c-di-GMP-I riboswitch aptamer from Pleionea mediterranea, 101 nucleotides, folded computationally. Its Rfam family is "c-di-GMP-I riboswitch aptamer". Its family is annotated with cyclic-di-GMP binding in the Gene Ontology.
[in-house]
RNA sequence: ACUUGAUAAGGGCAACCUGAACUGAAAAGUGCAGGGCGCAAAACUACCGGCCUAAGGGGCAACCUGUAAAAGGGGUUACCUACGGCAGCGGAGUUUCCGGG
Numbered sequence: 001a002c003u004u005g006a007u008a009a010g011g012g013c014a015a016c017c018u019g020a021a022c023u024g025a026a027a028a029g030u031g032c033a034g035g036g037c038g039c040a041a042a043a044c045u046a047c048c049g050g051c052c053u054a055a056g057g058g059g060c061a062a063c064c065u066g067u068a069a070a071a072g073g074g075g076u077u078a079c080c081u082a083c084g085g086c087a088g089c090g091g092a093g094u095u096u097c098c099g100g101g
Stems, first nucleotide, its partner, number of pairs: 002101004012039002016035004021030003037088001043094003047091003050086003056081003063073003
């Protein structure tokens, strides 16, 4: 330097649940305490795909103004939309403990 996680040590992380609290429209996230599925990158980065959410934006009608026809205002269900999220969904990139070859 490359490769690997069979074995060992010291450790690390923590899905989910519980308790009280906080941030957010939501999805989701944060710190503390107790337990704990699992993880050798379950460390970091939303770059690609995917998934979640839809505050904001878009989007019938009623109604108002108006016309020859138009057009404007108004307002909203479904639906659409990420500039919000998920790195413990996959890919990619970056960094990295210990052991084996």